This is a predicted structure of a 1402-nucleotide RNA (small-subunit ribosomal RNA) from an uncultured bacterium.

RNA sequence: AGAGUUUGAUCCUGGCUCAGGAUGAACGCUAGCUACAGGCUUAACACAUGCAAGUCGAGGGGCAGCAUGGUCUUAGCUUGUUAAGACUGAUGGCGACCGGCGCACGGGUGAGUAACACGUAUCCAACCUGCCUUAUACUCCCGGACAGCCUUCUGAAAGGAAGAUUAAUACGGGAUGGUAUCACGGGCCAGCAUUUUCUCGUGAUUAAAGAACUUCGGUAUAAGAUGGGGAUGCGUUCCAUUAGAUAGUAGGCGGGGUAACGGCCCACCUAGUCUACGAUGGAUAGGGGUUCUGAGAGGAAGGUCCCCCACAUUGGAACUGAGACACGGACCAGACUCCUACGGGAGGCAGCAGUGAGGAAUAUUGGUCAAUGGCCGAGAGGCUGAACCAGCCAAGUCGCGUGAGGGAAGACGGCCCUACGGGUUGUAAACCUCUUUUGUCGGGGAGCAAAGAGAGCCACGUGUGGCUCAUUGAGAGUACCCGAAGAAAAAGCAUCGGCUAACUCCGUGCCAGCAGCCGCGGUAAUACGGAGGAUGCGAGCGUUAUCCGGAUUUAUUGGGUUUAAAGGGUGCGCAGGCGGAGGUGCAAGUCAGCGGUCAAAUUGCGGGGCUCAACCCCGUACUGCCGUUGAAACUGCAUCCCUUGAGUGCGCGAGAAGUAUGCGGAAUGCGUGGUGUAGCGGUGAAAUGCAUAGAUAUCACGCAGAACUCCGAUUGCGAAGGCAGCAUACCGGCGCGCAACUGACGCUCAUGCACGAAAGCGUGGGUAUCGAACAGGAUUAGAUACCCUGGUAGUCCACGCAGUAAACGAUGAACACUAACUGUUCGGCCAAAGUGAUGGCUGAGUGGUACAGCGAAAGCGUUAAGUGUUCCACCUGGGGAGUACGCCGGCAACGGUGAAACUCAAAGGAAUUGACGGGGGCCCGCACAAGCGGAGGAACAUGUGGUUUAAUUCGAUGAUACGCGAGGAACCUUACCCGGGCUCAAACGACACAGGCAUACUUUUGAAAGGAGGUAGCCCUUCGGGGUCUGUGUCGAGGUGCUGCAUGGUUGUCGUCAGCUCGUGCCGUGAGGUGUCGGCUUAAGUGCCAUAACGAGCGCAACCCCUAUCGCCAGUUGCCAUCAAGUAAAGUUGGGGACUCUGGCGAGACUGCCGGCGCAAGCUGUGAGGAAGGCGGGGAUGACGUCAAAUCAGCACGGCCCUUACGUCCGGGGCGACACACGUGUUACAAUGGCAGGUACAGAGAGAAGCCAGGUGGCGACACCGCGCGGAACUCGAAAGCCUGUCUCAGUUCGGAUCGGAGUCUGCAACCCGACUCCGUGAAGCUGGAUUCGCUAGUAAUCGCGCAUCAGCCAUGGCGCGGUGAAUACGUUCCCGGGCCUUGCACACACCGCCCGUCAAG
Repeated sequence: AGAGUUUGAUCCUGGCUCAGGAUGAACGCUAGCUACAGGCUUAACACAUGCAAGUCGAGGGGCAGCAUGGUCUUAGCUUGUUAAGACUGAUGGCGACCGGCGCACGGGUGAGUAACACGUAUCCAACCUGCCUUAUACUCCCGGACAGCCUUCUGAAAGGAAGAUUAAUACGGGAUGGUAUCACGGGCCAGCAUUUUCUCGUGAUUAAAGAACUUCGGUAUAAGAUGGGGAUGCGUUCCAUUAGAUAGUAGGCGGGGUAACGGCCCACCUAGUCUACGAUGGAUAGGGGUUCUGAGAGGAAGGUCCCCCACAUUGGAACUGAGACACGGACCAGACUCCUACGGGAGGCAGCAGUGAGGAAUAUUGGUCAAUGGCCGAGAGGCUGAACCAGCCAAGUCGCGUGAGGGAAGACGGCCCUACGGGUUGUAAACCUCUUUUGUCGGGGAGCAAAGAGAGCCACGUGUGGCUCAUUGAGAGUACCCGAAGAAAAAGCAUCGGCUAACUCCGUGCCAGCAGCCGCGGUAAUACGGAGGAUGCGAGCGUUAUCCGGAUUUAUUGGGUUUAAAGGGUGCGCAGGCGGAGGUGCAAGUCAGCGGUCAAAUUGCGGGGCUCAACCCCGUACUGCCGUUGAAACUGCAUCCCUUGAGUGCGCGAGAAGUAUGCGGAAUGCGUGGUGUAGCGGUGAAAUGCAUAGAUAUCACGCAGAACUCCGAUUGCGAAGGCAGCAUACCGGCGCGCAACUGACGCUCAUGCACGAAAGCGUGGGUAUCGAACAGGAUUAGAUACCCUGGUAGUCCACGCAGUAAACGAUGAACACUAACUGUUCGGCCAAAGUGAUGGCUGAGUGGUACAGCGAAAGCGUUAAGUGUUCCACCUGGGGAGUACGCCGGCAACGGUGAAACUCAAAGGAAUUGACGGGGGCCCGCACAAGCGGAGGAACAUGUGGUUUAAUUCGAUGAUACGCGAGGAACCUUACCCGGGCUCAAACGACACAGGCAUACUUUUGAAAGGAGGUAGCCCUUCGGGGUCUGUGUCGAGGUGCUGCAUGGUUGUCGUCAGCUCGUGCCGUGAGGUGUCGGCUUAAGUGCCAUAACGAGCGCAACCCCUAUCGCCAGUUGCCAUCAAGUAAAGUUGGGGACUCUGGCGAGACUGCCGGCGCAAGCUGUGAGGAAGGCGGGGAUGACGUCAAAUCAGCACGGCCCUUACGUCCGGGGCGACACACGUGUUACAAUGGCAGGUACAGAGAGAAGCCAGGUGGCGACACCGCGCGGAACUCGAAAGCCUGUCUCAGUUCGGAUCGGAGUCUGCAACCCGACUCCGUGAAGCUGGAUUCGCUAGUAAUCGCGCAUCAGCCAUGGCGCGGUGAAUACGUUCCCGGGCCUUGCACACACCGCCCGUCAAG
């Protein structure tokens, strides 16, 4: 000293929470010892028992009990002693009694009290004071009682009554008496004064007590000291949702009362007194020294200790006394408890212990008067739950200990890991050496004790001092000291996600639980529980409660109010606060010196004593208050003066400022009349409505009410609300100029008064338009709305009420100061063309830009949100709530004032980046449009859903799943189901042992796998063995089981869209921005220009492949122009390299040239040239990222799960089911066609268990024979097209599904479940609803061919190849998707967002 928490991130505002300290604490776990301090915070609840106030015989009468003495009697007997009894107050003493003093202290508690109760200061000339001290004086003479004792009576008791007798330091009378008291008179001083001190004189009133043997008492007066009483100033909680209170109330005269003043009390008189500087009322509370916290200022508290107050079961009133209205006195009343013979009595722990109760919670029915103190006493002494000690309690603070050094095989064990090993626990342990505090044992052993008292002696001289002697310790044999043995007897608690120091494993699986805040837990939890380890503190550690701090989060120090909470709607203005220049005086504030006080303790500082410390002791300081002396700058007060603030006067000026009256035209509606005819009106489109009884339209005339077009504008005026046709009257304010007058007259303003839009209310008018409510028509799922047709209140006027608005500049008023530039309105001065165009200067308003500065930023910026001063108003997290209650106002509506419970951890401001918008701008895409052909209807094929099933294995599910994984499910595949087998296992590796079983053939059983047999039978060798195989055992296996939300890799999509970023610099407090924006351009963030940016990277493009042209090289299996041969024909043959072609290597295209446009980039042109022209066409190539997208079943892999099974082998079945729904396709519905016959032309591929020429057979699938070819050589080999014929619009010579029959081929095997062929059968279907898909040129459409997989094939699928070969694009308004810029945003899981209301359930 700060930190966490609002957001995707940021800055701010703002609340909540944490880290610190403290406590009379409590609870949980744990516990070795001193010292010091502390211990009912709750029921001022109730109390059993004991103790807490007595003492004095040197005041008195006495004598119950005890002791002593004396006398008498009796007994034992050593004849003078012992014991017992009786008598005796004679002695020591003493229960009860009279008397004195004390009991008003000490001790307890905090109920009451908001008050002179407390604190502080001052005063009493308005007072008292026992014991104590000092001084003076006195202490004379008498008397009568009452207790007790005794007798009697009464009552259960407590107690009471009567009689007789008696003492005193008890009581009474008399005497004496002064400076005492009172009254009167005189003098002097002091005081603000009523008055008072002092002094003189006269009159009146009041005292006493003895004891003992020289001291203590008694009385009076004066003074002191101490203690008390009273008065006053200042200070002392909250509520104004308590605003008025008060009749003894306020004052006076007189009296009473008191120690004393006083309405304290009383009679009379007056009508006052307190209060916004908070009376009265209500709530709460003992106050202070101090304590805790804080840097301080403050805030909170008032336990222990000290001072004061109040109280003593509750209430009241008194007595005694110096002092009480009395804690352990008395009386009365109430409640409660106890005793009782029922008549009546007793009691008061908030004293010390203790008990019950209450409560989370607080101790012993202890010891001693040794010390300190108190009361009594002459004293010894007595009493003292005050006090001093001890006991209990970690309940606090301080101190000490539980060992120290060495010791690595870094042991064992535990825990963790990347696990043959390492890390950690950890020098920790073991082990060696050493020490002995505390504890244990033994021994010694304090200080607190001194004065004093007692006795004796001495000095002074009559109670003081000195000396000597003897005496007193509860605590306690304690503290402390010495010695002995022995590491011996002594460590826990909390935490470990961030804040906040400290991390891993296992268990659990939004469960159990944690949590101070944020928040953890839904199968890999450092946050739950356990373990290991670590961290913090330590005889304690955590939790809870409370206070201060952090919180500048109530801000005096030290905050704010445009938008976060917060400026009153506006003005006037009393009180209050603040106030211009100069002079003089005063000294209230202010400052300084001195004095008094501020109790002690506490606290700070400096010393000292307990071994240290806590603790204790000494010294010193201590913000306040009061007095006194001075100073005079500032404030104040008084006085004089000034003119600049303010006001007055004179002159000029502008204006929708206000009030009243009058006038005006246009428009609207209505009325009358004319013209005129079928609609008008209204809307997105309509309808309601009006109209043939004549509307709308149009013309003329008339009536009514309301509002004032243009001018008109960041214009003007007004305090604000607000004010607009013209004229007149009245009236307010403002500006400029002059400088004549006044001379600070000013500013602000709580309460108050006034004004105050619209709507609303009351009364009376008025009512043209518009128009809440209402009615109808539409819209809609509904439409109590938006739209339309009507329409009441109202809108207008007068008078009155109401008193609120986003009453806003969301910005209170006033004054001063602080760069500029530029509009505009109204004045003034100067200069002056072309006699007023304009320029300059100066005031007042109203706008814009902007420096400094301010601000969280946006922004404000001489009209401040800057810098200062003054005054007022208001704010203190969100919700609840501007609500409830109360009060005030109002006719009402409602307004003003204005909470709490409860609840949340946020609510909020400004700005940033995205995403989004049925916001805007620009641009692109077969996105739409323009076209062509399809899908959606039919049948079939195929995939999916659903259903079914023993199983119909699994995955893929909007775009981006659905002819997808699968580029080949009859068995196999196969993962699914049923059944039968195996368990080192179906396969593989390592080791050990046994063996030759390898391999081939075969019998039997079985559905097969498998089981049970039979025959033949290993190889190499250096002879050790090795290889290989089988069996047995062990270790590794195996899993298409789960998690694609633990992962790698791969893939889809946005999207081949043009974007995504970085370095440095710059801007911003920051998130972030700039660059990447702007203009032009491009297919493109492609380029150019501009530019606080300059560069760069990943993407784009290019580099790569195919294709289109040419050249060069090469020339077989390709080609054939020339030459020759040859055939029925044919590059067939010789030959050739020209051409085509094949395969390499090159060239070519770059807006390079020309014209136009453009700054350039670039665009454009029937341009030239060229095979190709502006990216020539196609492919490969997919940025940062998004979708927790897909895949654990291609593969790999973490974790979890199975192990005679979730592994593995075999047979059979299933993946092919079928009411249905969807996707993708094929074939069609026909004449641009079908069928039949004839005839022509490809490319790219494939081929040996293959392609198969040719021949023969079969209607055919195909079979048999068989040439060639591992390929530019052989083979597979076109169709649409073209020619001819036929069919003639029909369910057909279209269409071919389905079904029957007969076959072929593949294969171990075509039943479930193959393809193909032939014959027969001949279904639906006649161009397809809403809707929807593809395609921009060699494309769509159409035609066939090939290949992979493959024994065969469910292929109409997929991937390729060539043949024929179109139409259309005006354009970008709209749909979809995307890019850039901008704008709004309360969204950020980002519009499939957020969020409001109602209803229902819990």
Rfam family: Bacterial small subunit ribosomal RNA. Rfam 15.1 lists 42,628 matches to the family in 10,626 species. Model confidence (mean pLDDT): 83 of 100.